[in-house]
Predicted 3D model of RNase P RNA and transfer RNA as a complex of 464 nucleotides. Its mean pLDDT, the model's own confidence on a scale to 100, is 75. Rfam match: Bacterial RNase P class A. Gene Ontology terms of the family: ribonuclease P activity, tRNA processing and dimeric ribonuclease P complex.
RNA sequence: GCGGAUGGCCGGAUGGCCGCGGGCCCCAGGGCCUGAGGAAAGUCCGGACUCCAGGAAGCGGCGGUGCCGGGUAACGCCCGGCCGGGGCAACCCGAGGGAAAGCGCCACAGAGAACCAGACCGCCGGCCGCCGGGGCAACCCUCCGGCCGGCAAGGGUGAAACGGUGGGGUAAGAGCCCACCGCGGGACGGGCAACCGGACCGGCACGGCAAGCCCCACCGGGAGCAAUGCCGAAUAGGGGUCUCGCGGGCGGGCAACCGCCCAGGGUCGGCUUCCGCCCAGAGGCCCGGGUUGGCAGCACGAGCGGCGCGGCGACGCGCCGCCCAGAGGAAUGGCCAUCCAUGGGGGGCGACCCCCGGGACAGAAUCCGGCUUACAGGCCAUCCGCGCAC
RNA sequence: GGCGGAGUAGCUCAGCUGGUCAGAGCAGCGGAAUCAUAAUCCGUGUGUCGGGGGUUCAAAUCCCUCCUCCGCUA
Repeated sequence: GCGGAUGGCCGGAUGGCCGCGGGCCCCAGGGCCUGAGGAAAGUCCGGACUCCAGGAAGCGGCGGUGCCGGGUAACGCCCGGCCGGGGCAACCCGAGGGAAAGCGCCACAGAGAACCAGACCGCCGGCCGCCGGGGCAACCCUCCGGCCGGCAAGGGUGAAACGGUGGGGUAAGAGCCCACCGCGGGACGGGCAACCGGACCGGCACGGCAAGCCCCACCGGGAGCAAUGCCGAAUAGGGGUCUCGCGGGCGGGCAACCGCCCAGGGUCGGCUUCCGCCCAGAGGCCCGGGUUGGCAGCACGAGCGGCGCGGCGACGCGCCGCCCAGAGGAAUGGCCAUCCAUGGGGGGCGACCCCCGGGACAGAAUCCGGCUUACAGGCCAUCCGCGCAC
Repeated sequence: GGCGGAGUAGCUCAGCUGGUCAGAGCAGCGGAAUCAUAAUCCGUGUGUCGGGGGUUCAAAUCCCUCCUCCGCUA
């Protein structure tokens, strides 16, 4: 110098004028202070908070998560590590438990597609027939065809064909035998663990899919601030249903009492003869009608900044400092000037000057921690590869 | 604001327990028949399965993410 990797930050600045939301102050008007984001977004996860349901807990169902260890209020997030894949490397990517618990699926093609499966072409052996050749002859050799049998090396099909390479062996072959690799088991060693190394054993028997059912481990009650509570206004003093029920009345029934406790009330106990209906009262739930006003929830919080300590890190602890939108049909805007980057055009050898344009994505709605998505342009730090110079 | 549901041909829909298969009706186009048109008959085309990524040998179908539309809720 060129090319790349990772992490972080900014994303217009200052002033003036006019306006908007909120708060305070003097008071019919003005003054002062304050007023969007890293994503306020998507609503994809996790919580706080509130109500509802339910003894708690456990089991089952349903949903979710899924290598290991840690962080956190919690998480599907973050950090560190392991394994697999990609890259020369820095580094990046991975829904990454279990397929020897069981069920299911593997289309088409192909001989054969999942339990010990399969032979189309091919290779080899035997028998028979036959063309040609050799031989005096018995017979031998070669090509072809048929039948019987052996094989799985090669070809072919497919996403996948029941270990791979090399050697021995054989009629031809084959883990049939051997070496290495792969696979399975594995004493022992290292590590908290995932996992790594591995003497030795097994001749190979265990294909893939669990983002199919399922198994294992862990987590989860439901709804959401338009939750919920209070006040006011308005209309109606509605309808249905359930529970409790002093007392009174009516009808049937012969008649209606006693005891105990207590401040007071009695859904108390006993005796007796109890049954049904009505009236007025209280409460719960549902339906219908009316009202779309105010206050709380709601802005001090898992808060922000700085320093120190512990930790590889996520993060934790301590001290100091700060108060940082609170509207609620919903404010945060416009203009001008200077500067800052930046695009285009012109002039000049050049430093530079002049003109024009324009400032990414976007916009709080109960709050917080994450993820994902959108984002003009710019800055900083660390690292890797190549080339050149010293 | 919060919570649910759906995207397949021009339109309305099926297929969504993965496969050789993307299909039905209407519409469109060509032909027949008719003096001509419609109806009728014959034939025919039409698809990024809303976009992107992943799992799998293989995705309209299973999973993730984004976009658009619809409904409910004081």